[in-house]
Small-subunit ribosomal RNA, 5' domain from Raddia guianensis, 460 nucleotides, folded computationally. Its Rfam family is "Bacterial small subunit ribosomal RNA". Rfam links the family to the GO terms ribosome and structural constituent of ribosome.
Context: one part of a larger RNA
RNA sequence: GGAUGAACGCUGGCGGCAUGCUUAACACAUGCAAGUCGAACGGGAAGUGGCGAACGGGUGAGUAACGCGUAAUAACCUGCCCUUGGGAGGGGAACAACAGCUGGAAACGGUUGCUAAUACACCGUAGGCUGAGGAGCAAAGGAGAAAUCCGCCCAAGGAGGGCUCGCGUCUGAUUAGCUAGUUGGUGAGGCAAUAGCUUACCAAGGCGAUGAUCAGUAGCUGGUCGAGAGGAUGAUCAGCCACACUGGGACUGAGACACGGCCCAGACUCCUACGGGAGGCAGCAGUGGGAAUUUUCCGCAAUGGGCGAAAGCCUGACGGAGCAAUGCCGCGUGGAGGUGGAAGGCCUACGGGUCGUCAACUUCUUUUCUCGGAGAAAAACAAUGACGGUAUCUGAGGAAUAAGCAUCGGCUAACUCUGUGCCAGCAGCCGCGGUAAGACAGAGGAUGCAAGCGUUAUCC
Numbered sequence: 001g002g003a004u005g006a007a008c009g010c011u012g013g014c015g016g017c018a019u020g021c022u023u024a025a026c027a028c029a030u031g032c033a034a035g036u037c038g039a040a041c042g043g044g045a046a047g048u049g050g051c052g053a054a055c056g057g058g059u060g061a062g063u064a065a066c067g068c069g070u071a072a073u074a075a076c077c078u079g080c081c082c083u084u085g086g087g088a089g090g091g092g093a094a095c096a097a098c099a100g101c102u103g104g105a106a107a108c109g110g111u112u113g114c115u116a117a118u119a120c121a122c123c124g125u126a127g128g129c130u131g132a133g134g135a136g137c138a139a140a141g142g143a144g145a146a147a148u149c150c151g152c153c154c155a156a157g158g159a160g161g162g163c164u165c166g167c168g169u170c171u172g173a174u175u176a177g178c179u180a181g182u183u184g185g186u187g188a189g190g191c192a193a194u195a196g197c198u199u200a201c202c203a204a205g206g207c208g209a210u211g212a213u214c215a216g217u218a219g220c221u222g223g224u225c226g227a228g229a230g231g232a233u234g235a236u237c238a239g240c241c242a243c244a245c246u247g248g249g250a251c252u253g254a255g256a257c258a259c260g261g262c263c264c265a266g267a268c269u270c271c272u273a274c275g276g277g278a279g280g281c282a283g284c285a286g287u288g289g290g291a292a293u294u295u296u297c298c299g300c301a302a303u304g305g306g307c308g309a310a311a312g313c314c315u316g317a318c319g320g321a322g323c324a325a326u327g328c329c330g331c332g333u334g335g336a337g338g339u340g341g342a343a344g345g346c347c348u349a350c351g352g353g354u355c356g357u358c359a360a361c362u363u364c365u366u367u368u369c370u371c372g373g374a375g376a377a378a379a380a381c382a383a384u385g386a387c388g389g390u391a392u393c394u395g396a397g398g399a400a401u402a403a404g405c406a407u408c409g410g411c412u413a414a415c416u417c418u419g420u421g422c423c424a425g426c427a428g429c430c431g432c433g434g435u436a437a438g439a440c441a442g443a444g445g446a447u448g449c450a451a452g453c454g455u456u457a458u459c460c
Stems, first nucleotide, its partner, number of pairs: 001460004006456005013331006019324002021289001026288003030285003035051003040048002058243003067169004072164001076161003081158007089123002092120001098113006127137001141150003170216003177207003182204008219240004223233003245266005268279004295321001297320003303317001304315004334364004344355004369397006404449005409430003415444005425432002
C1' cells in the first nucleotide's frame, strides 16, 4: 500500500446495486414454512384411495475419505416426462368410514355388525427369464351426447442415481511398526448390482521409511484476495458431500434408513386426575447469549415447484418492501462578482502579518429539499401488478435542508504560541517530557482523506 461477511470511537445529506449470527451443531415462547385431487370411491368437510411430501429451504458438527476434483470403466436401478411397438377377458373376498356397546383425565383406543373403488387377492391369455424339462410372473377404469381425452399393463431408447478404478488432496517420526474378516480362495447367503457385504471351511497373507498405524486440524471444488509465488482463503453465487436434540434401527416407497415420518434408548422442557402422555427453529420471522450481524412485514403479480382434465389450491422457494454508511459506485452541501483587505481570533521585531474573497453585500441557479398536480411505458401475456400512487414528468417556493475525521519530530504531506516541568502524559519503530517541548494538553494556523475518517483484528 491492497483486501475484509468485520467490530469499536467520533461524525453523518441523498440515490443505485450488493451484503448482513464468523460466537453457543447453545436453549427456544408464538405464528407460518407441504399439500392436493369431487373427472378414483362412498350420502360426505370425516374416511378409503392416488400423486407429492427423498424436491425446494437450512447448517458445516462429523469426515484426511473414492469425501471432493479430474480422467475412465464394468456387473446395475430408474416414479413422473418425451419417442416407439404391443395389450387390457372373467368372475370374487374384505377393511376403514358408518351404526351399536365400551375403556381413558388426556393422548389415544377396544369389540360386534354393514359397505364402495383406479384399494386387495384369484383364474385365463400375451410376452419375457432358463442349455433343456420344469417352475414363477401383467393390467383399471374415469369424464363426455358423441368425437375423443385423461389414465392402466408389458417392452425398447433420451435424463438422473448407485457401485468400481488411475492420479491429485494439511501438519507431526518427541507417532515405526499396523492388521484375524485381517489378505486371498471355495461353497452358501444377500443385494438393483460388483464385492469379506455376511457366514462355514481352507491357505497365511495384506499395509509400511515413496511414511502404514496413531495423534492434531479441516467439509471439498468452481472461485475470492494477491503483481506473482512451492502464497492465503473457501462469506454471498454455483456444483458435490455430510447432518437434522444425542446414539441406534428399520418400515413405506421408483427413490430415504427420511429436518417439519415411525420405533427404541439417553439428556432436557412441558401437561397430568400420578395410571400415563407431548416436544425437537442447523426452514422464515422472533427471544435469550455475544465485541458483533436485520422485520414476529407484503404478495403469490412474475419465475419455479407439488397436486388437478381444468378452474384452481398450496408454496417464509421466490418476487418485493423495512432496518444497518457493512461494502462498491454516483451526486450534493451552491455559482459569479466582491477591500477602505471590515469586525473578531492568532502571531508580532508593534511597523505589521495571517485566517482571507473567507464573510457581510450584490446578483444568478435549484441537483437535492418542501408543498401541489399528473402518473406508469416496460416487467404482462387474452386477462391478472405485491412492489406502488413507487419510479418518472410537471408547477410553485426559497441558498434554502446537508462536513466531518485524523494528523502536523523523522519515517510522512503539514508550525507557531500558551500551559505543564521525567509530573501529567504520548508512542507503529526510533524515541519525547527534569522551566523557552515544532513529539504531552489547549489554541490559532496548516496537511491528508472526505459522507466518511481513524483505531483494532486477520491475510498478502
NCBI's taxonomy places the organism under Eukaryota, Spermatophyta, Liliopsida, Bambusodae, Raddia.